Predicted 3D model of a 74-nucleotide RNA (transfer RNA) from a Hyphomicrobiales bacterium. The sequence was found in a public genome assembly.
[in-house]
Parts: sequence; C1' cells; structure tokens
RNA sequence: GCGCCCGUAGCUCAGCUGGAUAGAGUACUUGACUACGAAUCAAGGGGUCGGGCGUUCGAAUCUUGCCGAGCGCG
Repeated sequence: GCGCCCGUAGCUCAGCUGGAUAGAGUACUUGACUACGAAUCAAGGGGUCGGGCGUUCGAAUCUUGCCGAGCGCG
C1' cells in the first nucleotide's frame, strides 16, 4: 500500500429484511430481606449507536470517504 471484518451503556454483546419509546447480561445507586454482610427480589441512573457527508417520509441498519482496533496479502 491492497483486501476482509469490527466500532452500540463503565465492561461483554444483541439488534443489519430501513419503521413505532434503542435493548440484554454484568457492574453501579437506592430499597426490601438479614444481627451485619453475601446471595436473592424490586426500582433507578447511565447512550449525540466512533465522527462527517449523502440517499430516504424515516438510518444503529444503505452509499461514500475519515478515525481507531484486529486478521490476511505484498
């Protein structure tokens, strides 16, 4: 340099056939329980879906190129 793949909550990931308020687990906070903790149960906070442009009535999802990570080739 070229090709492929990935980037979504603090972390690990789902969601890609474009459609309704963007989700799960875990972690964190509060409450219940307990002599106190752990475990369990309930509730809650936390996201400009890496960033830009474009297509569209509508984009996490499609196009394009940028940034970053991984693999392969030279």
Its mean pLDDT, the model's own confidence on a scale to 100, is 81. Rfam family: tRNA. Lineage of the source: Bacteria > Pseudomonadati > Pseudomonadota > Alphaproteobacteria > Hyphomicrobiales.